[in-house]
The RNA shown here (c-di-AMP riboswitch aptamer (ydaO/yuaA leader)) has 137 nucleotides and comes from Nonomuraea maritima.
The sequence is in RNAcentral, with records from Rfam.
RNA sequence: GUCCUGUGACCGCUGAAUCCGCCUGAGGCGGAACCGGGGACCCAUGUUCCUUCGGGGCGAAUCGGCACGUCAGUGCCGUAGGGCAGCUUCCACGCCCGAGCCCGUCAGCUAACCCGGUAAGCGGCAUGGAAGCAAGG
Numbered sequence: 001g002u003c004c005u006g007u008g009a010c011c012g013c014u015g016a017a018u019c020c021g022c023c024u025g026a027g028g029c030g031g032a033a034c035c036g037g038g039g040a041c042c043c044a045u046g047u048u049c050c051u052u053c054g055g056g057g058c059g060a061a062u063c064g065g066c067a068c069g070u071c072a073g074u075g076c077c078g079u080a081g082g083g084c085a086g087c088u089u090c091c092a093c094g095c096c097c098g099a100g101c102c103c104g105u106c107a108g109c110u111a112a113c114c115c116g117g118u119a120a121g122c123g124g125c126a127u128g129g130a131a132g133c134a135a136g137g
Base pairs, nucleotide, nucleotide: 010124011123012122013121014120018032019031020030021029022028023027033118034117035116036115037114038113043108054106055103056102057101058100063078064077065076066075067074068073081097082096083095084094086133087132088131089130090129091128092127
């Protein structure tokens, strides 16, 4: 000097998943804020059950085509949709994601009301233009 790895601080990204207080002690409880679900009239309207197929929720994560496979499934190509550094919106360019999980035969919307969640996983100069705002000098 270079490369790799680990730890801490700081700054950020996806996401609702952050902040504060008290007890007593390293855990518990509570509050705010944000988020999700259930739940009338009216509306949705013909409805329910059976028959091959139950139905529903969180989430951007749906829907196709091709190939392999007995099936389950696997892979590749797209795609609805989603994300990317002061904040919001629009435009352009580029790079990514396009999963997974849960309820348990049951739930349309839904005022009052009721019930829950506050995880997990990543990154380290972070593209450019316009308008507004914010902050700083």
The organism belongs to Nonomuraea, within Bacteria. Rfam family: c-di-AMP riboswitch aptamer (ydaO/yuaA leader). Rfam links the family to the GO terms regulation of gene expression and cyclic-di-AMP binding.